[in-house]
A computed fold for a 72-nucleotide RNA from Candidatus Iainarchaeum sp., annotated as transfer RNA. The coordinates come from a structure-prediction model, not an experiment, and the mean pLDDT is 82. It matches the Rfam family "tRNA". Rfam describes the family as follows. Transfer RNA (tRNA) molecules are approximately 80 nucleotides in length. The family's RNA type in Rfam is transfer RNA.
RNA sequence: GCCUUUGUAGCUUAAUGGUAGAGCAACUGCUUCGUAAGCAGUAGGUUGUGGGUUCAAUUCCCACCCAAGGCU
Numbered sequence: 001g002c003c004u005u006u007g008u009a010g011c012u013u014a015a016u017g018g019u020a021g022a023g024c025a026a027c028u029g030c031u032u033c034g035u036a037a038g039c040a041g042u043a044g045g046u047u048g049u050g051g052g053u054u055c056a057a058u059u060c061c062c063a064c065c066c067a068a069g070g071c072u
Stems, first nucleotide, its partner, number of pairs: 001071005007065001010024004018055001026042005048064005
């Protein structure tokens, strides 16, 4: 230099163009003499950045950035 894959909540990850979900973690409450466990609930996302297509983009297209792998 070229090619492929990847980027979504604090962490691990779903979402085949139509309201972004889950588990763990965090917080609050219930329960307990107290803790853990259990139960109920709450909060947390400009979906890597910027453009394009579309009535509508996490999803399709382009460029760039980060990470992993491969070729020379």